[in-house]
């Protein structure tokens, strides 16, 4: 100095990824909901179903009109500030919690952990989620791009494959020459 493992540390991919962060701006949306008014006439109150219990209701429930006054959350764009390169997503599963309160069944949602998939962003199609034509997510496709590995070549270009549990550089440890 090589060759194998193994176990740290520092990178990079690019309209890169993400926030119970902040500001602003749009949609939500004249929706919900309240007040008054007419009709109606005994039931309403939870994600949905059943069941008990508490509360509302002939001093008028459900439900429809008619007029007024009138939001919010989640999701999203723009900036700006943080964390970062399985960054984050995405499916199953287990536990916990989420409603006027318990109980069984059920679906959403939200958090931890277990296990698989995905290298990255972009169009386009199509499901699905959503107030939605935004977004976002699964599945198909086009081209791009970045690692590595083969083939090709004089470079140079290309070709084909792979997949982040990767790849570059580095520092230690054992093991074989």
């Nucleotide at each position: 100095g090589g060759g194998c493992a193994g176990a740290g540390u520092a990178g990079a991919g690019g309209c890169g990824c993400g926030g119970a962060c902040g500001g602003u701006c749009a949609a939500g949306a004249g929706u919900a909901u309240c007040c008054g008014g007419a009709a109606g006439g005994a039931g309403g109150c939870g994600u949905a179903a059943g069941c008990c219990c508490g509360c509302c209701g002939g001093u008028g429930a459900a439900u429809u009109c008619c007029a007024g006054a009138g939001a919010a959350a989640g999701g999203g764009g723009c900036c700006g500030c943080c964390g970062c390169c399985g960054a984050a997503g995405c499916c199953g599963g287990u536990u916990g919690u989420u409603g006027g309160g318990g109980c069984u069944u059920u679906a959403g949602g939200c958090a931890a952990c277990c296990g698989g998939c995905u290298g990255g962003g972009a169009c386009c199609g199509u499901a699905g989620u959503u107030a939605a034509a935004a977004a976002c997510u699964g599945c198909g496709g086009u081209a791009c791009u970045g690692u590595c590995a083969c083939c090709c070549a004089a470079a140079g270009c290309g070709g084909u494959g792979a997949a982040g549990a990767g790849c570059u550089a580095u520092c230690u440890u054992g093991c074989c020459g």
This is a predicted structure of a 177-nucleotide RNA (Lysine riboswitch aptamer) from a Bacillota bacterium. It matches the Rfam family "Lysine riboswitch aptamer". From the family's description: Riboswitches are metabolite binding domains within certain messenger RNAs that serve as precision sensors for their corresponding targets. NCBI's taxonomy places the organism under Bacteria, Bacillati, Bacillota. It was read from a public genome assembly, where an Rfam model found it. Its mean pLDDT, the model's own confidence on a scale to 100, is 76.